Small-subunit ribosomal RNA, central domain from an uncultured bacterium, 351 nucleotides, folded computationally.

Context: one part of a larger RNA
RNA sequence: CUGGGCGUAAAGGGUGCGUAGGCGGCCUAUCAAGUUAGAAGUGUAAUACCUAGUGCUUAACACAGGUGCUGCUUCUAAAACUGGUAGGCUUGAGUGGAGGAGAGGAAAGUGGAAUUGCUAGUGUAGCGGUGGAAUGCGUAGAUAUUAGCAAGAACAUCAGUGGCGAAGGCGACUUUCUGGACUCUAACUGACGCUGAGGCACGAAAGUGUGGGUAGCAAACAGGAUUAGAUACCCUGGUAGUCCACACCGUAAACGAUGGAUGCUAGGCGUGGGAGGUAUCGACUCCCCCCGCGUCGCAGUUAACACGAUAAGCAUCCCGCCUGGGGAGUACGGCCGCAAGGUUGAAACUC
Numbered sequence: 001c002u003g004g005g006c007g008u009a010a011a012g013g014g015u016g017c018g019u020a021g022g023c024g025g026c027c028u029a030u031c032a033a034g035u036u037a038g039a040a041g042u043g044u045a046a047u048a049c050c051u052a053g054u055g056c057u058u059a060a061c062a063c064a065g066g067u068g069c070u071g072c073u074u075c076u077a078a079a080a081c082u083g084g085u086a087g088g089c090u091u092g093a094g095u096g097g098a099g100g101a102g103a104g105g106a107a108a109g110u111g112g113a114a115u116u117g118c119u120a121g122u123g124u125a126g127c128g129g130u131g132g133a134a135u136g137c138g139u140a141g142a143u144a145u146u147a148g149c150a151a152g153a154a155c156a157u158c159a160g161u162g163g164c165g166a167a168g169g170c171g172a173c174u175u176u177c178u179g180g181a182c183u184c185u186a187a188c189u190g191a192c193g194c195u196g197a198g199g200c201a202c203g204a205a206a207g208u209g210u211g212g213g214u215a216g217c218a219a220a221c222a223g224g225a226u227u228a229g230a231u232a233c234c235c236u237g238g239u240a241g242u243c244c245a246c247a248c249c250g251u252a253a254a255c256g257a258u259g260g261a262u263g264c265u266a267g268g269c270g271u272g273g274g275a276g277g278u279a280u281c282g283a284c285u286c287c288c289c290c291c292g293c294g295u296c297g298c299a300g301u302u303a304a305c306a307c308g309a310u311a312a313g314c315a316u317c318c319c320g321c322c323u324g325g326g327g328a329g330u331a332c333g334g335c336c337g338c339a340a341g342g343u344u345g346a347a348a349c350u351c
Base pairs, nucleotide, nucleotide: 003323004322005321006320007305008304012319014202015201016200017199021195022194023193025089026088027087028086029085030084031083033082034081035078036077037076038075039074040073041072042071048067049066050065051064053063054062055061092192093189094188095187096185097184098183099182104178105177106176107175108174109173110172111155115151116150117149118148119147120146121145122144126137127136163170164169207248208247209246210245211244212243216242217241221237222236223235224234259318260317261316262315263314264313267296268295269294270293271292272291273290274289276287277286300307301306324351325350326349333344334343335342336341
């Protein structure tokens, strides 16, 4: 390269927005670039193939004739498909109108329980901790208990294979600002779409810088145990950190280990949001439609496990990625970073 693949064997980018590019709905007309047909020219010679040809005594070989040479150029024609141009359409996409749902995001304010500390009261010899202990705390009055005060952090019940978000993620309450999705309607635009190399933005935890904050927890560290040892597991303490503001970092088993979009392909049950219908005085209940979250399962798929309208089924389009194990996500170089490091990413050698 031609292929074959990517849930678990190697392989889906952490996620979105979007540039170039690739791909793209229905109808009409037209052009003829792609496409198709015909013709002409060219495609040197040699080689290839054919000859019931020729020449060396034959053959090899040589020569002659014929066929052929994916291709290219020009002309003529066709107009289904792709493409261009012009016009139209509404089902894709978007806008408008009417609604309800939600831990979606940002900021400000507020609340109660708990924890720890401080002050005061009651009260007395223990408390704490463990497998058992000890370190530790306590007669300078601890633990327990009552009242008050302070601080920081997190929000029990509600809570649910419940909801929202592109992912990371989001959970007390109130207010303000703000994003998206869904249902119904069908007034408007009229293909405005899908994907997306680069690029840009977001991106848990830990970590970094500056300034603040520090109740609890707790790497490091110290002590007590355990043990042959114990740089651990257990215990008593405890600093960074965890929290806030601003700025970096840019990685995770960033997982559904499953890229995005569109269409098609049996059903059953549960649940969240919304619409309609039937009966009724009145739908939580009955029927039905759409969107989501689960579970079982037909066909089909799969090496099996399993997947199964939320596909890993049947198809189309676009992107990313894989190509034996180790060496190695290493070295070197580039780019990024304050650093930690990240990203891109080999080879020798070896099995």

It matches the Rfam family "Bacterial small subunit ribosomal RNA". Rfam links the family to the GO terms structural constituent of ribosome and ribosome. The full RNA is in RNAcentral, with records from ENA. The prediction has a mean pLDDT of 85.